[in-house]
Context: one part of a larger RNA
């Protein structure tokens, strides 16, 4: 000098865009953050339509009860998909975790795209509801009933699986790809619609995207850590996995790593980047993006295409809460918010209008992702606090050699302007969709949190808007008074003991400016 997720002191007009627990991965009250589908299905209830009966009435009708149909408007449950994404944090990790370049002839892949073929015929249950019982509760047990795109056989079955076999290509390699024959095994579901048809369902191939595994190379400190290792290193066989593998196990062998630093200890998420620097390099890894790891602590599996699963399950532990003392409930490192810690870090806001995501045929529902608003000069950028004229120069203050000098065109005063702010009027873009009509072209209707905001027009009036640090040298800027090695200053050198440009105050001056200084940290 530059920089910062900063903090502290003094000060503070406006706007735009960013940004905001760096500390206790400390503990958390409350609300919300993952649902959706009635066009898979059952039961119950509104509503609607219609019929019947009863009561009142002459009747229309009203009320009550009942039957039938309809009925996703509501509740519960079965079922499907999603919940493995999105969001948070940086604990752990020195590791194939990450970066980069390769490999898989050792692999998986829901949804989506393309394509080939199929979708036949049956069966038995069960939740909700009802009844009974237990419990303070959380909840649980028994009985009886019922549906399905839930579950289970059977049929069909190939270019699929496994095995045998023939053969072409390929490969380091019966290793992969392809062609032929034989044997074996495995599928399915319906729904909507008047219909046409649409959406689904099952099996195969291929793609896209996503993931798994392996390898080369690369990036911290300590030798005041020198030896480390028993599933250890390799083999055979088996198990296991989507898959290779000592991943696991049995047996056999005795190996494997290490001064090119093993092992041990400390520290740390890694990267794109960011800061600095002429560069080389050094430092760093907030916000944004990619990858990884974690979800009270430790362990485990279940479901599933995918998890060993933040708002799932089980076990153990600590903590908090409820309890009828028998037993139960919970997990903000999601968004807000609270306590605590700290020098220090925000609203218990609005909206799904947009973008994106889940479900749905769709309408739509959900979405603290996201879009916005709020708070903080925390940062960057822009703007303003007025412009022109105006005296040998007011007052006041400071100083003085008492003549004067300085503040100083500064003010007053005259002329002018009106940004920002205030008030009045108007008022968005962001909107594409979606729905309806139509063969189409096209037409119509509808949707904005931000926001009565931005922006446009108008009204009044210089009117509402300047501070902070410094002035001994480094270093730009000097006098007076007070103080008297005191009080104090100080980044270094050093100032202060009676004329202090270094302390304090004042006048003046210098620097920066809605900021200015200080502290901390990096180059």
């Nucleotide at each position: 000098g530059a920089g910062c997720g900063a903090a502290c002191g003094c000060u503070g007009g406006c706007g735009g865009c960013g940004u905001g627990c760096u500390u206790a991965a400390c503990a958390c009250a409350u609300g919300c953050a993952a649902g959706u589908c009635g066009a898979a299905u059952g039961c119950g209830c509104a509503g609607c339509a219609u019929c019947c009966u009863g009561u009142a009435g002459c009747a229309a009708u009203a009320c009550a009860g009942g039957g039938u149909g309809u009925g996703g408007g509501c509740g519960c449950a079965u079922g499907g998909c999603g919940a493995a994404c999105g969001g948070g944090u940086g604990c752990g990790u020195a590791a194939c975790a990450c970066g980069u370049g390769g490999g898989c002839a050792a692999c998986c892949u829901u949804c989506c795209c393309u394509u080939c073929g199929g979708u036949g015929g049956g069966g038995g249950a069960u939740a909700c509801c009802c009844c009974c019982g237990c419990g303070a509760a959380a909840g649980c047990g028994g009985g009886a009933c019922u549906a399905a795109u839930a579950c289970c056989g059977c049929a069909u079955a190939a270019c699929a699986c496994u095995c045998c076999u023939u053969u072409g290509g390929u490969u380091a390699g019966c290793u992969c790809c392809g062609a032929g024959g034989g044997a074996u095994u495995c599928a399915a579901a319906g729904c909507a619609g008047c219909a046409a048809u649409g959406c689904g369902c099952c099996g195969g191939a291929a793609g896209a995207g996503g993931g798994g595994c392996c390898c080369g190379c690369g990036g911290c400190c300590g030798a005041u850590u020198a030896g480390c290792u028993a599933g250890u290193u390799g083999g055979u066989g088996a198990g296991g996995u989507a898959a290779c593998g000592g991943c696991u196990c049995a047996c056999c062998a005795a190996g494997g790593c290490u001064a090119a630093g093993a092992u041990c200890g400390g520290u740390a998420g890694c990267c794109g980047g960011u800061c600095u620097g002429a560069g080389a390099g050094g430092a760093u890894g907030a916000u944004c993006g990619g990858c990884c790891a974690c979800a009270c602590u430790g362990g485990a599996a279940c479901u599933g295409a995918g998890a060993c699963a933040c708002g799932g399950u089980c076990c153990a532990g600590a903590c908090u809460c409820c309890u009828a003392c028998g037993g139960g409930a919970g997990g903000c490192a999601g968004c807000a918010g609270u306590g605590g810690g700290g020098a220090a870090u925000c609203u218990u806001g609005c909206g799904c209008a947009a973008u994106g995501g889940g479900c749905g045929a769709a309408a739509g529902c959900c979405u603290g992702a996201c879009g916005c608003a709020g708070c903080g000069a925390c940062g960057c950028c822009g703007c303003g606090u007025g412009g022109g004229g105006g005296a040998u120069g007011a007052a006041g203050c400071u100083u003085u050699u008492c003549g004067g000098a300085g503040c100083g065109u500064a003010a007053a005063c005259c002329c002018c302007u009106u940004u920002c702010g205030a008030c009045c009027c108007g008022g968005a873009c962001g909107a594409a969709u979606g729905c309806c009509c139509g063969c189409a072209a096209g037409g119509g209707c509808u949707u904005g949190a931000c926001g009565g905001u931005a922006c446009g027009g108008g009204u009044a009036g210089a009117a509402g808007a300047a501070g902070c640090c410094c002035c001994g040298g480094c270093u730009a800027a000097c006098u007076a008074c007070g103080u008297g090695c005191c009080a104090g200053c100080a980044g270094c050198c050093g100032c202060g003991g009676u004329a202090a440009a270094a302390c304090g105050u004042a006048g003046g001056g210098g620097g920066c400016c809605a900021g200015c200084g200080u502290u901390g940290c990096u180059c």
Predicted 3D model of a 523-nucleotide part of an RNA (small-subunit ribosomal RNA, 5' domain) from a Candidatus Acidiferrales bacterium. NCBI's taxonomy places the organism under Bacteria, Pseudomonadati, Acidobacteriota, Terriglobia, Candidatus Acidiferrales. Its Rfam family is "Bacterial small subunit ribosomal RNA". The coordinates come from a structure-prediction model, not an experiment, and the mean pLDDT is 85.